[in-house]
Glycine riboswitch aptamer from an Alphaproteobacteria bacterium, 90 nucleotides, folded computationally. The coordinates come from a structure-prediction model, not an experiment, and the mean pLDDT is 77. Its Rfam family is "Glycine riboswitch aptamer". Rfam describes the family as follows. This family represents the bacterial glycine riboswitch.
RNA sequence: UCCCCGUCCGCAGGAGAGAUCGCGCCAAGGCGCGGCGCCGAAGGAGCAACCGCCCCGGAAACUCUCAGGCGAAAGGACUGCAGGCGGAAG
Numbered sequence: 001u002c003c004c005c006g007u008c009c010g011c012a013g014g015a016g017a018g019a020u021c022g023c024g025c026c027a028a029g030g031c032g033c034g035g036c037g038c039c040g041a042a043g044g045a046g047c048a049a050c051c052g053c054c055c056c057g058g059a060a061a062c063u064c065u066c067a068g069g070c071g072a073a074a075g076g077a078c079u080g081c082a083g084g085c086g087g088a089a090g
Base pairs, nucleotide, nucleotide: 002090004087005086006085007084008083010081011080012079013078018036020035021034022033023032024031025030037070038069039068043066044064045063046062050058051057
C1' cells in the first nucleotide's frame, strides 16, 4: 500500500398502502383525538434454513404489525461510488 470486516460521514438511486370518515383547534398550510380500511423496507418481536458447535452464540427481504407509515415533500431497509476511525489477517 492492497484485499476483508465493523462503524460514521458525503454524493447518487431507493418500494408499498385511504389527498379516508367524524369531532375539535387554526387565516391558511396543518395539528390533536376517535372510527373503519390498508402497507411492509426505520426500529422491535417470533419461527427457522444455515454457520458454528462441549456449552454459549450468530442468523432472512419469511411471519407479526407493538412502534412506524398510507398525495407531494420528508423519512426509508438496502445498493453503488468516494472518504474517516477501529479491527482482523495474508
The sequence was found by an Rfam model in a public genome assembly.